[in-house]
Context: one part of a larger RNA
RNA sequence: GGAUGAACGCUGGCGGCGUGCUUAACACAUGCAAGUCGAACGCCCUUUUCGGAGGGAGUGGCGAACGGGUGAGUAACGCGUGAGGAUCUGCCUUAAGGUGGGGGAUAACCAUUGGAAACGAUGGCUAAUACCGCAUAUGGCGAGAGCUGAAAGAUUUAUUGCCUUGAGAUGACCUCGCGUCUGAUUAGCUAGUUGGUGGAGUAAUGGUUUACCAAGGCGACGAUCAGUAGCUGGUCUGAGAGGAUGACCAGCCACACUGGGACUGAGACACGGCCCAGACUCCUACGGGAGGCAGCAGUGGGGAAUUUUCCGCAAUGGGGGCAACCCUGACGGAGCAACGCCGCGUGGGGGAGGAAUGUCUGUGGAUUGUAAACCCCUUUUCUCAGGGAAGAAGCUCUGACGGUACCUGAGGAAUCAGCAUCGGCUAACUCCGUGCCAGCAGCCGCGGUAAGACGGAGGAUGCAAGCGUUAUCC
Numbered sequence: 001g002g003a004u005g006a007a008c009g010c011u012g013g014c015g016g017c018g019u020g021c022u023u024a025a026c027a028c029a030u031g032c033a034a035g036u037c038g039a040a041c042g043c044c045c046u047u048u049u050c051g052g053a054g055g056g057a058g059u060g061g062c063g064a065a066c067g068g069g070u071g072a073g074u075a076a077c078g079c080g081u082g083a084g085g086a087u088c089u090g091c092c093u094u095a096a097g098g099u100g101g102g103g104g105a106u107a108a109c110c111a112u113u114g115g116a117a118a119c120g121a122u123g124g125c126u127a128a129u130a131c132c133g134c135a136u137a138u139g140g141c142g143a144g145a146g147c148u149g150a151a152a153g154a155u156u157u158a159u160u161g162c163c164u165u166g167a168g169a170u171g172a173c174c175u176c177g178c179g180u181c182u183g184a185u186u187a188g189c190u191a192g193u194u195g196g197u198g199g200a201g202u203a204a205u206g207g208u209u210u211a212c213c214a215a216g217g218c219g220a221c222g223a224u225c226a227g228u229a230g231c232u233g234g235u236c237u238g239a240g241a242g243g244a245u246g247a248c249c250a251g252c253c254a255c256a257c258u259g260g261g262a263c264u265g266a267g268a269c270a271c272g273g274c275c276c277a278g279a280c281u282c283c284u285a286c287g288g289g290a291g292g293c294a295g296c297a298g299u300g301g302g303g304a305a306u307u308u309u310c311c312g313c314a315a316u317g318g319g320g321g322c323a324a325c326c327c328u329g330a331c332g333g334a335g336c337a338a339c340g341c342c343g344c345g346u347g348g349g350g351g352a353g354g355a356a357u358g359u360c361u362g363u364g365g366a367u368u369g370u371a372a373a374c375c376c377c378u379u380u381u382c383u384c385a386g387g388g389a390a391g392a393a394g395c396u397c398u399g400a401c402g403g404u405a406c407c408u409g410a411g412g413a414a415u416c417a418g419c420a421u422c423g424g425c426u427a428a429c430u431c432c433g434u435g436c437c438a439g440c441a442g443c444c445g446c447g448g449u450a451a452g453a454c455g456g457a458g459g460a461u462g463c464a465a466g467c468g469u470u471a472u473c474c
Stems, first nucleotide, its partner, number of pairs: 001474004006470005013344006019337002021302001026300003030297003035062003040059002043056005069255003078180008087172002092168008100134001102132002109124006139148003153160003181227003188218003193215008230252004234245004257278005280291004308334001310333003316330001317328004347377004358367003382411006391401001418463005423444003429458005439446002
């Protein structure tokens, strides 16, 4: 000098665009953040002009594995890069074929009943695109014989579903080469350990697991242990090499009160699912129950320090639905904060009797200083009034932002300047006060009676809606 997710002190006019718990992965009141489908199904209720319309819980389907948050853990095939396969892939695209004929239940509902509640229990009725046989087969397994294995309908009659197989796309899984912090005041580490065979397990390879067999495997090219840490694209700095860093945005990973586990599913070992254990909080009729903000707001706490319990689904995107539409704290916006960057303003021109005041003085004057007053002008800003968007795709309709941006007119210089420094480094000097005191200070160093270094004043210098200080990096 540059930089910052900054903080502190003094000061503070506006706009645009960004950014905003770096600390306690501390605990959380309250509201919202994932639903949707009647064109799968039965039932109940309301209304009715008896055509219908609307609502409710439930069965069923799809989604809830996305989106959003955080960085605790992790020194690892976690990440980056390159290569590969023994694999799976709902929805989507494409190609081929099929969709025949049956069955038994069950929730809702009704009845009885347990419990304070959460939530149940028993009996009875019923439907389906829910469930189960049979048939069929390009499939799968097998050396072969042969074995095994599907389907579902709905409606506005034009579609849309369903099943099987192949291909694609997308996503995911796995393996390997190379790279990836510090410490040797950590030198030896390892028994499922290293390899083989047979089982098991997986979508799939594999000590992944198990039984047996062999005795291997890693390490000074740093194993093991310990400490620290999410990784990257990037960001900051630097002429570069390099050094530092990983906020925001984007990709990957990991986590969801702590630890463990599986279920469902194409996909999870699942933030707003389940089970068990633990800590904590709450309810209780003491028998038993409920909960998980590292989602958006917000609260307490910690801290030098970090915002509204806002508006809207209008746009973009996502889920469901044929659609209408519904949901969406993703997102789009507004609010707060000079936290940052950029832009603008606080007026422009003229004006010397160089007024007054202040300060200094050698008392002559010098400086404040064209500064002011005064004259002329302008209206960026500001106030008021009138008009008023684009963003809407898609014929019509549809805008949270927002009566915002912007345009026009009127008014009046009107509403707006501070902060630090002035011994040298380093741009900028005098007076007074103080008297090694009070104090200053980044380094050198100032202060003990004329201090350009302390405190005040006048003046000056620098930057400017900021200016200084502190912290950290280059």

Predicted 3D model of a 474-nucleotide part of an RNA (small-subunit ribosomal RNA, 5' domain) from an uncultured organism. The full RNA is in RNAcentral, with records from ENA, Greengenes and SILVA.